[in-house]
The prediction has a mean pLDDT of 82. This is a predicted structure of a 477-nucleotide part of an RNA (small-subunit ribosomal RNA, 3' major domain) from an uncultured bacterium. Rfam family: Bacterial small subunit ribosomal RNA.

Context: one part of a larger RNA
RNA sequence: AGACGGGGGCCCGCACAAGCGGAGGAACACGUGGUUUAAUUCGAUGAUACGCGAGGAACCUUACCCGGGUUUGAAUUGCUGAAUUUGCAUUUGGAGACAUUUGCUUCCCUCUUGGGUUUCAGUGAAGGUGGUGCAUGGUUGUCGUCAGCUCGUGCCGUGAGGUGUCGGCUUAAGUGCCAUAACGAGCGCAACCCCCGCCGUUAGUUGCCAUCGGGUCAUGCCGGGCACUCUAUUGGGACUGCCAUCGUAAGAUGUGAGGAAGGUGGGGAGGACGUCAAAUCAGCGCGGCCCUUAUGUCCGGGGCGACACACGUGUUACAAUGGGGGGUACAGCGGGUUGCUACCUGGUGACAGGGUGCUAAUCUUUAAAACCUCUCUCAGUUCGGAUCGGAGUGUGAAACUCGACUCCGUGAAGCUGGAUUCGCUAGUAAUCGCGCAUCAGCCACGGCGCGGCGAAUAAGGUCCCGGGCCUUGCACA
Repeated sequence: AGACGGGGGCCCGCACAAGCGGAGGAACACGUGGUUUAAUUCGAUGAUACGCGAGGAACCUUACCCGGGUUUGAAUUGCUGAAUUUGCAUUUGGAGACAUUUGCUUCCCUCUUGGGUUUCAGUGAAGGUGGUGCAUGGUUGUCGUCAGCUCGUGCCGUGAGGUGUCGGCUUAAGUGCCAUAACGAGCGCAACCCCCGCCGUUAGUUGCCAUCGGGUCAUGCCGGGCACUCUAUUGGGACUGCCAUCGUAAGAUGUGAGGAAGGUGGGGAGGACGUCAAAUCAGCGCGGCCCUUAUGUCCGGGGCGACACACGUGUUACAAUGGGGGGUACAGCGGGUUGCUACCUGGUGACAGGGUGCUAAUCUUUAAAACCUCUCUCAGUUCGGAUCGGAGUGUGAAACUCGACUCCGUGAAGCUGGAUUCGCUAGUAAUCGCGCAUCAGCCACGGCGCGGCGAAUAAGGUCCCGGGCCUUGCACA
């Protein structure tokens, strides 16, 4: 100088308190441990692993297991030698990889040897999701969007080092003001960037009867027009600027004014010096080591989906603020040619058959909760839907292991959950549906977004947890 203290002081945070809704009990889904297995591939393990890598395991993926092949090899490339394009169909064996038969077709340059191209043989490189994340790069998590971490010169100290960075006030902030042996500066903070909220500019194949005309059962449907909305562009706007009170100042307070917005307006991106030999050699790169007729590579099948059990994360419920039947209204983000599909017909339905528009502000892609009405009347029920039986649909060579969806039947546990524990301070929680990526299909109840409806409580500083600054003790180094 640090770290630590069930030492002190000051301060902050959904940390507590005050509230709302969950988890822990049930069933199921997913992940993990364990066990099992020929294999159940590998990694991630307090916070910071466990709906995590995986934004799609039937084959493929796939790295694992069993079996069958292969050895210059699945791919790329140099050299030597020999031959020479190639493409399509086809026969036999086989689980396939592969081996094999036949037919048709058949390249460019060139003087001709030859060269290119392709195949075979040999050879040099190959190949490895084999090991080491404690050899590494890169990337990432966490403390933590916490307010800190340092440097130059000067000064103090024998020195390690200190000072600055301390003190008072203030701030979300080492943010600023004052004071000051310090004076300045850098990385962080803030701002500059993006989205949302208000107004203008520019533009008008979306929008509008706003205005004029035409037309329809009806509709911007048509001519016409950019006023409005909107879409895109580029500017303005908020700065404690004004007022009042307090204060030396910085600043604080105000159901103060004006304003769409008020004191960082809301959200995002953005993560200092460093810590955890944190994570990743299986995204990728790379050092050393290891395998080289196998630890490489191709194929068929299986496994990654097993199941006494334990944990984590979710979904659905246990019902009347509800379930069921009928009627009826309103979004936004997005996606679409191997696609999205209006409309018509068939089917109880998943869907099928026709058929039209759209490479899209033009066509298309059903919002649901809400609202109105009828019914159920507190029951293991008209709650709940697991499980199982049967019949089907589409995807795909192929749904047995092992997919999704539909219909009929079946109708399990569950009556609000112990100790304990999690999230959330406003368009938030809770609740309702919609879209997208991956994708043939889908185990999505996941992830990432979008809008609809829309609260309660706190404004305190006693305690728990984490953190910052100053100070004190010290059995630590």